[in-house]
Molecule: transfer RNA
Organism: Bombyx mori
């Protein structure tokens, strides 16, 4: 240095035929329950999809480039 694959809330991931509010577990925070605790059960906060351009009426999803991580060849 090339080739590939990946990056989404606090943690693991799902959306990749672009199309209504980005949703799923756990994990916090309150409530309900209990003689308490944990469990069950209600909510509820947390994200602008690693950046930065471009493309489209519209991009988490296409393109470029740049960051950053695996993995493979020199």
């Nucleotide at each position: 240095g090339c080739c590939u694959c990946c990056g989404u809330g606090g943690c693991g991931c799902a959306g990749u035929a672009a199309g209504u509010u980005a949703g799923c577990a756990c994990g916090u925070u309150c409530g309900c329950c209990u003689g308490u605790u944990a469990a069950c059960c209600g909510a509820a906060g947390g994200g602008u999809u690693g950046g930065u351009g471009g493309u489209u009426c519209g991009a988490g999803u296409c393109c470029a480039c740049c960051c950053g991580g695996g993995g493979g060849c020199g």